[in-house]
Molecule: transfer RNA
Organism: Bacillota bacterium
RNA sequence: GACCCUAUGGUCAAGCGGUUAAGACAUCGCCCUUUCAAGGCGGUAACGGGGGUUCGAAUCCCCCUAGGGUCACCA
Numbered sequence: 001g002a003c004c005c006u007a008u009g010g011u012c013a014a015g016c017g018g019u020u021a022a023g024a025c026a027u028c029g030c031c032c033u034u035u036c037a038a039g040g041c042g043g044u045a046a047c048g049g050g051g052g053u054u055c056g057a058a059u060c061c062c063c064c065u066a067g068g069g070u071c072a073c074c075a
Base pairs, nucleotide, nucleotide: 001071002070003069004068005067006066007065010025011024012023018055027043028042029041030040031039048064049063050062051061052060
């Protein structure tokens, strides 16, 4: 330098153009309990940045950023 893959709550992770962006763990509150743990109910919290296409974008396109991989270059 070329190409490919990845980026979503604190962590893991679903989504494949249209519902209010699922779920688990964690966290907070309540219930239960003599207390704790376990269990039940509920809450908070996320699409790497910018632009484009579209009636509508996490999803498609372009650029950039970060991480990973393959190849090339190198004296």